Large-subunit ribosomal RNA, domain I from Anaeromassilibacillus sp. An172, 543 nucleotides, folded computationally. Its mean pLDDT, the model's own confidence on a scale to 100, is 85. The RNAcentral record of the full RNA draws on ENA and SILVA.

Context: one part of a larger RNA
RNA sequence: AGCACAAGGGGAAUGCCUUGGCACCAAGAGCCGAUGAAGGACGUGACAAACUGCGAUAAGCCACGGUGAGCCGUAAGUAGGCGCUAUACCCGUGGAUUUCCGAAUGGAGCAAUCCGACCGAAGGAGUUCGGUCAUCGUAUACUGAAUAAAAUAGGUAUACGAAGGGAACCGCCUGAACUGAAACAUCUAAGUAGGGCGAGGAAGAGAAAUCAACAGAGAUUCCGUAAGUAGUGGCGAGCGAACGCGGAAGAGGCCAAACCAGAUGUAGAAAUACAUUUGGGGUUCGGACAGCAACGUGUACUCUAAGACUUAGCAGAAUGGCAUGGGAAGGCCAAUCAGAGAAGGUGAGAAUCCUGUAUGCGAAAAGUCGAGGAGGCUAGCUGAAUCCAGAGUACCGCCGGACACGUGAAACCCGGUGGGAAGACGGGGGGACCAUCCUCCAAGCCUAAAUACUACUUGGUGACCGAUAGCGAAUAGUACUGUGAAGGAAAGGUGAAAAGAACCCCGGGAGGGGAGUGAAAAAGAACCUGAAACCUUGUGUUU
Repeated sequence: AGCACAAGGGGAAUGCCUUGGCACCAAGAGCCGAUGAAGGACGUGACAAACUGCGAUAAGCCACGGUGAGCCGUAAGUAGGCGCUAUACCCGUGGAUUUCCGAAUGGAGCAAUCCGACCGAAGGAGUUCGGUCAUCGUAUACUGAAUAAAAUAGGUAUACGAAGGGAACCGCCUGAACUGAAACAUCUAAGUAGGGCGAGGAAGAGAAAUCAACAGAGAUUCCGUAAGUAGUGGCGAGCGAACGCGGAAGAGGCCAAACCAGAUGUAGAAAUACAUUUGGGGUUCGGACAGCAACGUGUACUCUAAGACUUAGCAGAAUGGCAUGGGAAGGCCAAUCAGAGAAGGUGAGAAUCCUGUAUGCGAAAAGUCGAGGAGGCUAGCUGAAUCCAGAGUACCGCCGGACACGUGAAACCCGGUGGGAAGACGGGGGGACCAUCCUCCAAGCCUAAAUACUACUUGGUGACCGAUAGCGAAUAGUACUGUGAAGGAAAGGUGAAAAGAACCCCGGGAGGGGAGUGAAAAAGAACCUGAAACCUUGUGUUU
């Protein structure tokens, strides 16, 4: 020095564990904000750095309920207190307080700061305290120029409203490219990503100028099918319906006008006409109008309300012994309950020890739903003469867009631009267009449910993870990096219980040796288990 074996050090794998995650299900909730939000800054404890809570009334104040013998958060300790049968602490409901910044709104500003004006109060005064003062929109009143009057612009006041934030879902506007076409330009990706605006708990759509096809159906939405069909397409890549059928849900209403009545204004001497406006009427089974008959049916509006649920809680069955062991819940022996043998904990596998579980019960206060009741609103038949039934609209030309449909034979729908009807004896549609036939009534408005989503709350589930996994995070958007936008970690485990090693010895200490605790200290805080690399020692053996 090599090899082998053994013993240690070192190291952190592995095993076991779970305080944390992930996914989904059911239910709830689905907005918050000038009564100042979301989010922050700074404070706040006897001692107080961080987190949590709270706000100069500052780990809290008041009231009402619940529970209750202990309590003063995480979080030990010292000091000092509160409470013990209902006045502590704790939990729930409602209220009070709630600095400064932030839409931030008196003005300014480098957010958490600075500087005002007016009114009121206290004080002898310096001063202090309280309140108000942004902008815009709408309505009303009062004022009020250029311009003689009137009017308008403008101004002031009052009232109401807006603003800003929010995970996804939704509507509208705007709108790529990579890519695919095995290149690429029409096309595709895709009306996607991105940007903007806006709303709600859902949004949007919605009661046929719809489909269908000579049978008929009867608002919208969503699912399945029809169907990868019919089509469309450098007929390439691709794109891709509808009718019908089966389900979920189910709901229909209101204006404009005709007509009647009132008010105001203009013209006029007046009758009257016209305009504006208010009320009635009326809405597609059309209505007005003229007759007849009538008090029924429904209700999405308002009020009330039995009760139910949510936000604290309460009751809740049944086991003992023996041995082993540090410890019994495991073993043995003998029992019990079960509407409860879900689960977690307890010194090792506990139905019967604890918390619970099945089941049953409970609210002063706040909230949600709500059978039922009341009010409001709401209907029919006949007639056919006249009147009404949404105009720069429908439609047409040109140019675009959107329809599964790329201009095509291209209808239907939407927009720009130029032209521009009819009046129910009328008008639209049925995929160019025409006829016949059928069907519907545009150019006004509202409408629950079935559908989408989950930041948030509660309960539950898992052939989901178990600390290089699972969220980035066993908590952290922290430490740290960057001027900034932004990027972004690592890090769990003594023991049943600290019983966390008094005392002695070596040492300056660190550390160690005894002693002691403990079942174990080869569990000693650099603490469960403790692999390998690597290091050392011992023994054997070879040279």